[in-house]
């Protein structure tokens, strides 16, 4: 690496080290020497896997709500930062905001 399934408008940074870049592509916007990538230590969110109650199911399977944080990951600008492709959408052309899918990304579990 592939492949399913779930979740992505909520949350949560200082330190020291590095030295010009990040925000997946593109375009746009934005962050960055009042220090960006990355790396390290601390420390926080969350609550995917777990645990614990209570309910649905005859029962098991499974599911719903509600609390819990040791562990294992994962995260700690902005909605995945917007937008992209289709729907909406008409007799013809265009095709904005809002809305609803998909795609792609990311992460998580499971299989391989």
């Nucleotide at each position: 690496g592939a492949u399913u399934u779930a979740u992505a408008a909520a949350g949560a940074a200082g330190a020291g080290g590095g030295g010009a870049g990040a925000g997946a592509u593109a375009g746009g916007c934005u962050c960055g020497g009042u220090g960006a990538a990355c790396c390290u230590c601390u420390g926080g969110c969350a609550a995917c896997u777990u645990u614990u109650a209570a309910g649905a199911g005859u029962a098991a399977a499974u599911u719903u709500u509600a609390a819990a944080c040791a562990a294992g990951u994962g995260c700690c600008a902005a909605a995945a930062c917007c937008u992209a492709c289709c729907c909406g959408a008409a007799g013809a052309g265009u095709a904005a905001a809002u809305g609803g899918g998909a795609a792609c990304u990311a992460u998580a579990a499971a299989c391989u």
This is a predicted structure of a 112-nucleotide RNA (SAM riboswitch aptamer (S box leader)) from a Flammeovirgaceae bacterium. The model forms 94% of the base pairs in the Rfam consensus. The organism belongs to Flammeovirgaceae, within Bacteria.